[in-house]
Context: one part of a larger RNA
């Protein structure tokens, strides 16, 4: 890892409520004791029939006063229903659905491993160094001292045996639950080591590391208390029908628990419930508005400050102001915690209305829920940030499939009893992949915009608004001039339209600046304003060459539709894809189709209600509606094993088991044949459980 098998709401005892049984104003025995495995006996005692008081007690009333009465007040009767059983739910006490700690304590076992220690005995090749004594000379008055020599001391060096564990690799299912190979340290000593003893668990031991104490130590192992406790995590076994939350509020050594209301479910029971429309009632949000209160802006007017003046003079008074100025006027804004106003909806409540298995409301029994999440609407908190984060009002998910959004919980349409290769529509589609019009009309768009983001740019296009010019020639071109006084004064090395300063006059002209730009050292010199000619614009209408009108047309300037630029990210272009340009794309209208578990359509199953026949804790038929579901309630039912039924039935003419298939049933399942098998199985209808596995890093076996 796979098969098999075992594997989790029991069980006693008390209490409540429901059903069902039995007897009933009554019901019913415990212990016990005869018998047997049926049963009888036991009437102690318990519930109930009558309350009230602290109580004695009294009593259809009691009870509260110094003591009676009489009212008051508080709890009760006033005509009914208990009880015992059985069986279900829930509680409670017990291991209490299973399995799971880390602890605690008690009583023993342990120093063959390792600490310390006591007794007894064992081990340490070779080699270096050369302490103190001795001894001899020699020196010195002397203690003494130098040379030699002699000796063999050291927790002394080097270095095997022994001991040990620096340091690097190997090894990490190893050769090994700590070991190889190479390097290392100590090696006469606080050394190493045999062999016997010794100290035990809050206890020893420890040159101390919280180190050791038999691969186990911040409190050993072994067995007991023990099924310790676990608001925690995991697991909890057959089927079908009915309804179906909840993530919320108050408390809490409380915040992933709990308990009490909310919201479910299942009985009994009562009447309303809920939508529509009509009246009606309070209100202080949206908005609005400035009377109040917060903030403000402007001007007038102005009391006081400041500043200067006059006065001999600081005062003091008078004069006066390019300051400041409260408070008033006047006009104009501001506000979740401002209001002389004032809504929609929402909310309560009345009446009416048409329908209805649509509900509400009580009471008893019992639950699950207290981590909620997005979308959309009003806020608060943040950055007007978050898939953030608190509530408001809804919606969906949660516990909800199905179809579209390219794939998608929470977004759009739609709530899946069941069958069908029927039709019909919804939201979204209809150029291919892809089910349906490369459909029809009118316009844009050229960017492949068509997904996708501002400020700002800009002869992009389309439409529309106002102005202006225009045969007396517009605009744009093309050709001619743009002159004199004058070089305009001043400045200045120079200044002559054109470095800079002052003024900007006048005259000839069709026109022409004391110059708008380029240029020079300064002049010259190109050009510009202005001006002429010169080219040239349609069509009506009156008259026949002119004159009116309106177009094109030119330039200015605003609005608007569509589009350009702005515009940078990481596997791959990428907005799903191909691909589409009077569209297969944007605006605007029309008709069709197509599209889902929606709706009809055909046939069927349950479930509630009603109604009809039978009849009697129910079955049939017929009509109506209903049938998504976690948590979770209720209900009906399948199958295992034993026991009665069963001395009954099946069965070597082949039981149980095994394999296979086939029928039947809405399912769990059943029934049949066929093979092997080889001795027992077992209808019905009870009735009792060691009563259903795929999960639990389950448990046991086997491969």
């Nucleotide at each position: 890892a796979u098969u098999a098998g075992c594997g989790a709401c029991u069980u006693u005892a008390a209490a409540u409520u429901u059903a069902c049984a039995g007897c009933a104003a009554g019901c019913u025995u415990a212990a016990a004791u005869u018998g047997u495995u049926a049963a009888a006996u036991g009437u102690a005692a318990g519930c109930g029939u009558a309350g009230u008081u602290a109580a004695a007690g009294c009593a259809a009333g009691u009870g509260u006063u110094c003591a009676g009465u009489a009212u008051a007040c508080a709890c009760u009767a006033a005509a009914u229903a208990g009880u015992u059983g059985u069986a279900a739910a829930u509680u409670u006490a017990a291991g209490a659905c299973c399995c799971g700690a880390a602890u605690c304590c008690a009583a023993g076992u342990g120093a063959u491993c390792u600490a310390g220690u006591u007794a007894u005995g064992a081990a340490c090749a070779g080699g270096u160094u050369g302490a103190a004594u001795g001894c001899a000379u020699a020196a010195u008055a002397a203690u003494u001292u130098a040379u030699g020599u002699u000796g063999g001391a050291a927790g002394a060096c080097c270095u095997a045996a022994c001991u040990c564990g620096u340091a690097a690799c190997u090894g990490u299912u190893g050769c090994a639950a700590a070991a190889g190979u190479u390097u290392g340290a100590g090696a006469u000593g606080a050394u190493u080591u045999g062999u016997a003893a010794u100290u035990a668990g809050g206890g020893g031991u420890g040159a101390a590391a919280g180190g050791c104490c038999a691969a186990u130590c911040a409190a050993a192992c072994u067995u007991g208390g023990u099924g310790a406790u676990a608001g925690c995590u995991g697991g909890u076994u057959u089927u079908c029908c009915a309804c179906g939350a909840a993530a919320u509020a108050u408390a809490u050594u409380u915040a992933g628990g709990u308990a009490u209301a909310g919201c479910g479910u299942a009985a009994u029971u009562u009447u309303a419930g809920g939508u529509a429309g009509c009246a009606a009632a309070g209100g202080g949000u949206a908005g609005a508005g400035c009377u109040c209160u917060u903030u403000u802006u402007a001007a007038a007017c102005u009391a006081g400050g400041g500043g200067a003046g006059u006065c001999a003079a600081u005062a003091a008074a008078c004069u006066u102001u390019a300051c400041u100025g409260a408070a008033u006027u006047u006009a104009g804004a501001u506000a979740a915690a401002c209001u002389a106003c004032g809504a929609a909806u929402a909310u309560u409540u009345g009446c009416u209305a048409a329908a209805u298995u649509u509900a509400a409301g009580a009471u008893u029994a019992u639950a699950g829920u207290c981590a909620g999440a997005c979308u959309u609407u009003g806020a608060g908190u943040g950055c007007u940030a978050a898939g953030a984060u608190u509530u408001u009002a809804a919606g969906u998910c949660a516990a909800g499939a199905g179809g579209g959004a390219a794939a998608c919980a929470g977004c759009c349409c739609a709530g899946a009893u069941u069958a069908u290769u029927a039709a019909c529509u919804a939201a979204g589609g209809c150029c291919c992949a892809u089910a349906a019009a490369u459909g029809a009309a009118a316009g844009c768009u050229a960017a492949g915009u068509g997904a996708u983001a501002a400020a700002g740019a800009a002869a992009g296009u389309g439409a529309u608004u106002a102005g202006a010019c225009c045969a007396a020639g517009a605009u744009a071109g093309u050709u001619a001039g743009a002159a004199g006084g004058u070089g305009a004064g001043c400045u200045u090395g120079g200044a002559a339209g054109c470095a800079g300063c002052u003024a900007u006059c006048c005259u000839u002209u069709a026109a022409a600046a004391a110059a708008u730009g380029c240029g020079u050292a300064a002049u010259u010199g190109c050009a510009u304003a202005c001006u002429a000619a010169u080219u040239g614009a349609a069509a009506a209408u009156a008259u026949u060459u002119u004159a009116u009108u309106u177009a094109a047309g030119u330039c200015u300037a605003g609005u608007u539709g569509c589009g350009u630029c702005g515009a940078a990210a990481a596997u791959u272009c990428a907005u799903a894809g191909g691909a589409c340009u009077u569209a297969u794309g944007c605006u605007u209208u029309c008709u069709g189709c197509c599209g889902a578990a929606g709706u009809u359509a055909u046939a069927a199953a349950u479930u509630u209600a009603a109604a009809u026949u039978a009849a009697a804790a129910u079955a049939a038929u017929u009509u109506a509606a209903a049938u998504g579901g976690u948590a979770g309630u209720g209900g009906a039912a399948c199958g295992u094993u034993u026991u009665u039924u069963a001395a009954g039935c099946c069965a070597g003419u082949g039981a149980a088991g095994u394999u296979a298939a086939a029928u039947u049933g809405u399912u769990a399942a059943a029934u049949u044949u066929a093979a092997u098998c080889g001795a027992g199985g077992u209808a019905u209808a009870a009735a009792a459980a060691g009563u259903g596995a795929g999960a639990a890093u389950g448990c046991u076996a086997a491969u």

Background
Large-subunit ribosomal RNA, domain II from Guillardia theta, 703 nucleotides, folded computationally. A source record names the gene rnl.